Notes:
Predicted 3D model of RNase P RNA and transfer RNA as a complex of 490 nucleotides. The prediction has a mean pLDDT of 78.

RNA sequence: AGAGAAGGUCGGAUGAUCGCCGGCGCGGGCAACCGCGCGGGAGGAAAGUCCGGGCUCCGGAGGGCAGGGUGCUGGCUAACGGCCAGGGGGGGCAACCCCACGGACAGCGCCACAGAAAGCAAACCGCCCGCGGCUCGACGCCGCGUGGUAAGGGUGAAACGGUGAGGUAAGAGCUCACCAGCAGCGCGGGCAACCGCGCUGGCUCGGCAAACCCCACCUGGAGCAAGGCCGAAUAGGAGAGCGAUCCCGGCGCCGCGCUUCGGCUCGGCGCGCGGGUGAAGCGUGGCCCGCGCGGGGCUCUCGGGUACGGCCGCUGGAGGCGCCGGGCAACCGGCGUCCUAGAGAAAUGAUCGUCUCCCGCGGCGGGGUGACCUGCCGCGGUGACAGAACCCGGCUUACAGGCCCUCUCUGGCU
RNA sequence: GGCGGCGUAGCUCAGGUGGCAGAGCAGGGGUCUCAUAAGCCCCGUGUCGCUGGUUCGAGUCCAGCCGCCGCCACCA
Repeated sequence: AGAGAAGGUCGGAUGAUCGCCGGCGCGGGCAACCGCGCGGGAGGAAAGUCCGGGCUCCGGAGGGCAGGGUGCUGGCUAACGGCCAGGGGGGGCAACCCCACGGACAGCGCCACAGAAAGCAAACCGCCCGCGGCUCGACGCCGCGUGGUAAGGGUGAAACGGUGAGGUAAGAGCUCACCAGCAGCGCGGGCAACCGCGCUGGCUCGGCAAACCCCACCUGGAGCAAGGCCGAAUAGGAGAGCGAUCCCGGCGCCGCGCUUCGGCUCGGCGCGCGGGUGAAGCGUGGCCCGCGCGGGGCUCUCGGGUACGGCCGCUGGAGGCGCCGGGCAACCGGCGUCCUAGAGAAAUGAUCGUCUCCCGCGGCGGGGUGACCUGCCGCGGUGACAGAACCCGGCUUACAGGCCCUCUCUGGCU
Repeated sequence: GGCGGCGUAGCUCAGGUGGCAGAGCAGGGGUCUCAUAAGCCCCGUGUCGCUGGUUCGAGUCCAGCCGCCGCCACCA
């Protein structure tokens, strides 16, 4: 100098003028409101709403099934699908980066096309053997074999280890040596995932779970239009559908019978009475059980009123920054310090000047043989992605341009 | 602001557990007719919204984006 890799950070500054939205104070006004002053007013992603938590309500939400999610190990955390560290695998010369990374001898399955054969593998060509024919005869040619052979060819994403030697009719882990891989055992290291070494074994038994499934762990539902208080107004309306009453007691009336005429037994009918049973259904999302409610109830549809009514929730919090301590780190603890958007379809802006950053053009100068690099001045242009709506921790996605720090490779010079 | 659903031919929609993407209507050509319509025969067309991943292979499975549609005020 060139080409890269990792991390952090900023995301224009300042002045003037004109505005916008809250808050506080003062003055005027009966009030609505008006005027003046002071102070404040978007982000690193406020976004997507993809995860997790706080908060609030649903009966303080019980059991089972189903459903959903996560998936190497250890840690951090309020929690997580996040983060940190480690292990294993893959990529890169390297710095470094990427990985949904449990299970396919629990099951149901799939592996299209091509190919001879694709999952208790398979003989198309080739090679070998046997028989028959051609032939004088064959080691040659042709044909046949429920023949042998997985070394060679060819197909495929994938064809049942690789190299060499022995062996054989030809071959083959058929046998042997080395290598790769798998399983079992032992020793050592590590909290663990896992790693290293040694011995033995049969030679060797694909892939797909990111469709279902199994295993382990986690998981109740809704969402600030949650929810609470106050105020105003109306018809506590109409239609359709579903639904179960029954028993005991009490009281009243009636009737038969008995009577010492006071009443008593039995039966029937009735009830704005008490108790029990509890249906449809509701309370929790799909189902079942359990629990609570449920004789005027539940579901659906159509209507009625209020007018986008006030106040609370509502922003100071797992908060930012600095220092110290613990930890490899994520993170945790202590001390100090700082802090005012919080509304409604809802504000935080516009113009001009100066400066700065970047780009282009021109002029002057410096270095270099040169391509080119660089300093100053002038003119012009550009400044992104985007916009709080209950609040946090993450992830993902979008983003003009700049700054800081660390590292790798290549080339040149010393 | 919150919640849910969808995207396949010009239009409306299928596509059960991955293996050459279909149906109806519309369109084009032919036949029939004096001519048109109807009928009959034939035909084409798809970046399966986009980008990645899993897989030998993705419309289908997974993830992230993009676009469209629907629902949700309070009172009795």